[in-house]
RNA sequence: AAAGCAGACCGGGUGAUCGCGUCCGCGCGCGGCGCGGCCGAGGAAAGUCCGGGCUCCACAGGGCAGGGUGCUGGGUAACUCCCAGUGGGGGUACCCCCAAGGACAGUGCCACAGAAAAUAUACCGCCUCCGGAUCUCCGGAGGUAAGGGUGAAAAGGCGAGGUAAGAGCUCACCAGUACCGCCGGCGACGGCGGUAGCUUGGUAAACCCCACCCGGUGAAAGACCAAAUAGAAGAGCAGAAACGGCCCGUUUCGCAUGACUCUCGGGUAGGUCGCUAGAGGCCGGCGGAGACGCCGGUCCCAGAUAAAUGAUCACCGCCCGCUCCGAAAGAGCGGGGACAGAAUCCGGCUUACAGGUCCGCUUUACCC
RNA sequence: GGGCCCGUAGCAGAGUGGAUAAUGCACCGGCCUCCGGAGCCGGAGAUCGCGGGUUCGAAUCCUGCCGGGCCCGCCA
Numbered sequence: 001a002a003a004g005c006a007g008a009c010c011g012g013g014u015g016a017u018c019g020c021g022u023c024c025g026c027g028c029g030c031g032g033c034g035c036g037g038c039c040g041a042g043g044a045a046a047g048u049c050c051g052g053g054c055u056c057c058a059c060a061g062g063g064c065a066g067g068g069u070g071c072u073g074g075g076u077a078a079c080u081c082c083c084a085g086u087g088g089g090g091g092u093a094c095c096c097c098c099a100a101g102g103a104c105a106g107u108g109c110c111a112c113a114g115a116a117a118a119u120a121u122a123c124c125g126c127c128u129c130c131g132g133a134u135c136u137c138c139g140g141a142g143g144u145a146a147g148g149g150u151g152a153a154a155a156g157g158c159g160a161g162g163u164a165a166g167a168g169c170u171c172a173c174c175a176g177u178a179c180c181g182c183c184g185g186c187g188a189c190g191g192c193g194g195u196a197g198c199u200u201g202g203u204a205a206a207c208c209c210c211a212c213c214c215g216g217u218g219a220a221a222g223a224c225c226a227a228a229u230a231g232a233a234g235a236g237c238a239g240a241a242a243c244g245g246c247c248c249g250u251u252u253c254g255c256a257u258g259a260c261u262c263u264c265g266g267g268u269a270g271g272u273c274g275c276u277a278g279a280g281g282c283c284g285g286c287g288g289a290g291a292c293g294c295c296g297g298u299c300c301c302a303g304a305u306a307a308a309u310g311a312u313c314a315c316c317g318c319c320c321g322c323u324c325c326g327a328a329a330g331a332g333c334g335g336g337g338a339c340a341g342a343a344u345c346c347g348g349c350u351u352a353c354a355g356g357u358c359c360g361c362u363u364u365a366c367c368c
Numbered sequence: 369g370g371g372c373c374c375g376u377a378g379c380a381g382a383g384u385g386g387a388u389a390a391u392g393c394a395c396c397g398g399c400c401u402c403c404g405g406a407g408c409c410g411g412a413g414a415u416c417g418c419g420g421g422u423u424c425g426a427a428u429c430c431u432g433c434c435g436g437g438c439c440c441g442c443c444a
Base pairs, nucleotide, nucleotide: 001364002363003362004361005360007358008357009356010355012316013315014314015313016312017311018310020040021039023037024036025035026034027033028032042339046350047349049348050347051346052345053344054218056216057215061248062247063246064245066214067213068212069211070210071085072084073083074082075081086100087098088097089096090095101209102208106207107206108203109202110201123148124147125144126143127142128141129140130139131138132137156174157173159171160170161169175199176198177196178195179194180193181192182191183190184189222273223272224271225270231264233263234262235261236260239253240252241251242250266443267442268441280299281298282297283296284295285294286293287292318336319335320334321333322332323331324330369440370439371438372437373436374435375434378393379392380391386424395411396410397409398408399407417433418432419431420430421429
């Protein structure tokens, strides 16, 4: 210098004018208006994919069903998240990716091709025997997975022995699996040594098995107030309901002019609270390898309700193009500036995004 | 704001791991007819909404997006 990898961060600034929303203060002719002041979107406010706070359900007990998670250790309020590691895969490397328990608990599936797709199997080939033929062949019985061919996948690899031909049939080496021992590690696991011919196809993002976790409901939750209207409506029920998909158990209510559930019909589309001080931001210190935790200081930072948070101009800054200039520096003119946007609140994940900043690392080439 | 469901040819719609993805209407061509329709024969038309993964193999299974649809308040 080029190419690349990884992490952290920003998402224009200042001023003027006009305008919008909540709140506070003052004034007024007070269902409001005027003036002044404070504050006023995001890194994703998004998707609503996970997890929690909070809310109510007479939930908190047991079981089944259902759903989720799935290497190990840790973090956390919790998680399908994060951190650190293990194993596997990719890359020259930095580094990146992995739903990564179990396929000797069982069941299913594996199209086409192929002899055979899982209790192995004999199409060609090879070998033995018998018969025919008589020397190159044909038929039958059997042996054989070494060779051919098929397939995504064919029952360890290679060599030697062995054999009629062959075969872990036997042996050495290599690969794997299981078991045992020692060492290291909290652990996943790793290393070394030994034993066993043990070599058992794949698929669990197929059913399933194992381990662990999970009650439902979502701020249109829920509490209070106000307004308006039509329940002699229909159905269900003796035991029903809470209870959610089911059962047991428990509790509550009721047993028919009543209560409850559902349907249909009617009215309404208002207000207050919930509502924003929070697992909160910033700074510093300490602990930890890190995620993170603890302590101290400091700050208050949108709460609207059909929904405010904007527009214009000037200057500065960034990017692009053109012109001036021998070039650089500089100047002038013109243009550009994304994705998006709170609605109960947090922690994550995922997705969208013009342009830019900082730090670290790798590879290659050249120079000193 | 919250919850649930769907996406296959122009339209409807089957296929829920297996070869070239059915079928009907519509479309195109031919036959028939004086012409048209109906009828008969033939044909074309599918990134299975998009991307990634699992698998030998994906419309189908898993996952992330995109688009569309439906339902939910309060009072008595």